The RNA shown here (Archaeal signal recognition particle RNA) has 314 nucleotides and comes from a Candidatus Odinarchaeia archaeon. The model forms 94% of the base pairs in the Rfam consensus. Its Rfam family is "Archaeal signal recognition particle RNA". It is annotated as a non-coding RNA gene. The literature on the family includes a 2002 paper in Curr Opin Struct Biol by Wild et al., "Towards the structure of the mammalian signal recognition particle". Its family is annotated with signal recognition particle, plasma membrane targeting and SRP-dependent cotranslational protein targeting to membrane, signal sequence recognition in the Gene Ontology. The sequence is in RNAcentral, with records from ENA.
[in-house]
RNA sequence: AGCAGCGGUAGGUCCGGGGAACUUGCCCUGCCCUGUUACUCGAAAUGGGCAUUAUGCGAGGGACAGUAACCGUUAAGGCGGUGCGUACCCUAAGUCAAAGACUAUUUUAUUUGACAAUGAAACCCCGUCCUACUGGGCUUGCGGUGAAUGUGCCUCUUUUGUAGGAAAGAGGCUUCAUUCUUCACGGGGUGAACCGGUCAGGCCUGGGAAGGAGCAUCCUAAGCCCCGACGCGUAGCGUUGGUAGGGUGCGGGGUGGAGAUCAAUAAAAUAGCCCCUGGGCUUAGUGUACGCAUCCACUUAACGGGGCGCUGCU
Numbered sequence: 001a002g003c004a005g006c007g008g009u010a011g012g013u014c015c016g017g018g019g020a021a022c023u024u025g026c027c028c029u030g031c032c033c034u035g036u037u038a039c040u041c042g043a044a045a046u047g048g049g050c051a052u053u054a055u056g057c058g059a060g061g062g063a064c065a066g067u068a069a070c071c072g073u074u075a076a077g078g079c080g081g082u083g084c085g086u087a088c089c090c091u092a093a094g095u096c097a098a099a100g101a102c103u104a105u106u107u108u109a110u111u112u113g114a115c116a117a118u119g120a121a122a123c124c125c126c127g128u129c130c131u132a133c134u135g136g137g138c139u140u141g142c143g144g145u146g147a148a149u150g151u152g153c154c155u156c157u158u159u160u161g162u163a164g165g166a167a168a169g170a171g172g173c174u175u176c177a178u179u180c181u182u183c184a185c186g187g188g189g190u191g192a193a194c195c196g197g198u199c200a201g202g203c204c205u206g207g208g209a210a211g212g213a214g215c216a217u218c219c220u221a222a223g224c225c226c227c228g229a230c231g232c233g234u235a236g237c238g239u240u241g242g243u244a245g246g247g248u249g250c251g252g253g254g255u256g257g258a259g260a261u262c263a264a265u266a267a268a269a270u271a272g273c274c275c276c277u278g279g280g281c282u283u284a285g286u287g288u289a290c291g292c293a294u295c296c297a298c299u300u301a302a303c304g305g306g307g308c309g310c311u312g313c314u
Base pairs, nucleotide, nucleotide: 001314002313003312004311005310006309007308012064013063014062015061016034017033018032019031024051025050026049027048028047039060040059041058042057070305071304072303073302074301075300076299077298080295081294082293083292084291085290086289087288088287090285091284092283093282094281095280096279099277100276102272103271104270105269106268107267108266109265110264111263113261115259122255123254124253125252126251127250128249129246130245131244132243133242134241135240136239137237138236139235140233141232142231143230146180147179148178149177150176152173153172154171155170156169157168158167159166160165185228186227187226188225189224190223196219197218203212204211205210
């Protein structure tokens, strides 16, 4: 090195494959397709195991026997998918034009119903309705002129008397009175502080007359409240007039003297695409048929790869 025999759990191989999807990528669970006398159990899509030497993981079981199991390539057959293209049917959307038995308007005719000499159509007037302008009424908010003279009071100064007191001048205030002025007045209630007026009684001075201070009372007084009138405004109203314009509904009146209103049907004309039916084009989707390309389970054939250990012989 070759041949023959034996053996094998440990080494090797197999116990399905494919498509889409997921993934940075690979395998698996899940979905779909296909098919072999192609295992069992466990977990696994908010996933399980891995890293191009990825072609599942964990645990167990079975098959093969040496050119076996098995792997790869090619060819033929062949089921089923995927993509692209063309054609057709249906559906939807958009768009274009515009036909119609569609829409709108007008005219004519017929018919029905509600009306009409207890008066149709049409015309005129008035009222109502709407708009604008303007004048009243009611409610509502705010407001209270100014000056002069006099009385009186306060402060200061001067003169005078036997007391209380008396006389004159200046300045200031003013709740009192009168007059004038302003649209800014009338009545009532309440009511401070203070240096307003009047001050009974009582007190003081005095021979008396009289005078002084001054409580109560009454009058007045800033302010506040109420009623009314007046003035100036704001905002409103189940308010009331006037003027002008508007439009066709309602009511009333007049002229007028027989039709006329709604709906339906038919015809014609005009306009149009808001609605409906139909037509063309474009796009998209499902389905069918055909063609091309490609992937591919499975079967068959050929070629190549795949050759452990022990014993014996040459």

The gene name in the source record is ffs. Its mean pLDDT, the model's own confidence on a scale to 100, is 75.